[in-house]
Context: one part of a larger RNA
RNA sequence: UUGGGUGUAAAGGGUGCGUAGGCGGCUUCUUAAGUUUGUAGUCUAAGCCCGGAGCUUAACUCCGGUUCGCUGCAAAAACUGAGUUGCUUGAGUAUGGUAGAGGCAAGUGGAAUUUCUAGUGUAGCGGUGAAAUGCGUAGAGAUUAGGAAGAACACCAGUGGCGAAGGCGACUCUCUGGACUGUAACUGACGCUGAGGCUCGAAAGCGUGGGGAGCAAACAGGAUUAGAUACCCUGGUAGUCCACGCCGUAAACGAUGAAUACUAGGUGUGGGGGUUUCAACACCUCCGUGCCGCCGCUAACGCAUUAAGUAUUCCGCCUGGGGAGUACGGUCGCAAGAUUAAAACUC
Numbered sequence: 001u002u003g004g005g006u007g008u009a010a011a012g013g014g015u016g017c018g019u020a021g022g023c024g025g026c027u028u029c030u031u032a033a034g035u036u037u038g039u040a041g042u043c044u045a046a047g048c049c050c051g052g053a054g055c056u057u058a059a060c061u062c063c064g065g066u067u068c069g070c071u072g073c074a075a076a077a078a079c080u081g082a083g084u085u086g087c088u089u090g091a092g093u094a095u096g097g098u099a100g101a102g103g104c105a106a107g108u109g110g111a112a113u114u115u116c117u118a119g120u121g122u123a124g125c126g127g128u129g130a131a132a133u134g135c136g137u138a139g140a141g142a143u144u145a146g147g148a149a150g151a152a153c154a155c156c157a158g159u160g161g162c163g164a165a166g167g168c169g170a171c172u173c174u175c176u177g178g179a180c181u182g183u184a185a186c187u188g189a190c191g192c193u194g195a196g197g198c199u200c201g202a203a204a205g206c207g208u209g210g211g212g213a214g215c216a217a218a219c220a221g222g223a224u225u226a227g228a229u230a231c232c233c234u235g236g237u238a239g240u241c242c243a244c245g246c247c248g249u250a251a252a253c254g255a256u257g258a259a260u261a262c263u264a265g266g267u268g269u270g271g272g273g274g275u276u277u278c279a280a281c282a283c284c285u286c287c288g289u290g291c292c293g294c295c296g297c298u299a300a301c302g303c304a305u306u307a308a309g310u311a312u313u314c315c316g317c318c319u320g321g322g323g324a325g326u327a328c329g330g331u332c333g334c335a336a337g338a339u340u341a342a343a344a345c346u347c
Stems, first nucleotide, its partner, number of pairs: 003319004007301002012315001014200001016198002021193003025087002029083003033080002035076008049065006090190001091187003094183005102176002106172003109153001113149008124135002161168002205246006214240002219235004257314006265292011296303002320347003329340004
C1' cells in the first nucleotide's frame, strides 16, 4: 500500500456554518466523455501466465501461445456523465397553532450570609475524635429593631424541558434564534457530506478598570503524627462577580462523527394533531426522552427502530509497548502555553 478497524482493546475531530471536492430522487428526448463489442496498429529480448519438450527429478533450459496497457476506426445506448422536457415523494417557502432554565439587554423581588448602629442582657462563645489557636467584661455569643453590601436563586424539580456543542433554573419586560404540529397553497432536486477556512467553545489562567458578602489555591497559626510541607480546626490573599479584550483546552463522554432507508414487540414520560365522549378513559398518528426485550451483531460486557443490526454516501482518526503527545522547526499567544509533530535508542 491492498486491507482491516474506530462504545470499553490503538482509533470519532469539543461544536456548528460552509468553500473546493466526493456522492445524489422519478421522468422524456438527444449526445457519446466514461462504459461495452468488433476490427486494425503497437506493446525489443528475457521474465510473469497457459500448453508442451529436454537434462534420472526438480531448480534450470528450450519451443509455442495469450493476456494486460496505449492508439486509430466502426458500432451499441442499459448505466454514469453532458444537454434538454416534465414531475413531487427529498429539500425549502407560505399560513394556522403549540411547548420550552434557547440567547441578549434592562429593571424588580424575597429568604439567607456577613457587617454597621441602637436596645435588652451576662460570661462565656466558637470549634473538635478530643483539644488548641481564634473571639469576648473596651460587653462577645444570644435576642429585638433599623441600615448597608455582594453573590446565589430553596420549594416548584421530574432518567422533565430547551440548545449545535459548551451550557441554560427567582420574577417582569425589550430585542431575537431554533424546534414541533396542522393545512398541502407555492418553488421544483434547490439535496447529503465536507479537506482547507470561519464561528462558538466549561473550569482554570492572563491584561486593563471596577467590585469584593460568602467561599477559598497560596500563606500564617493551632492540632494530629516518629515526621505531617497533608487530611481536622481558626484565620486568610489571589480568584470566584461585572465590563471589555485574550486563552482554546477538559473523563469537551453516550468514552458511540453526520445523513438517508429498512428490520418483532412491551411499558413509562414530555410536546402537538385526529377520532370518540357531557366530561374522562380508550384508540390512531407525528416529534422527543427513558427502561425492558426478539432477530441480528459482539471477544465478552452488552447494543438492540434514539443500533454497537442490515445497507449506501461523505468526513476525521488508528496500525505493538516505551521513548512521546516529547525534541526540533513552523503557526498562534502578552504569558501560561496551545497546535502541527518525529527520530535515535530500547523491550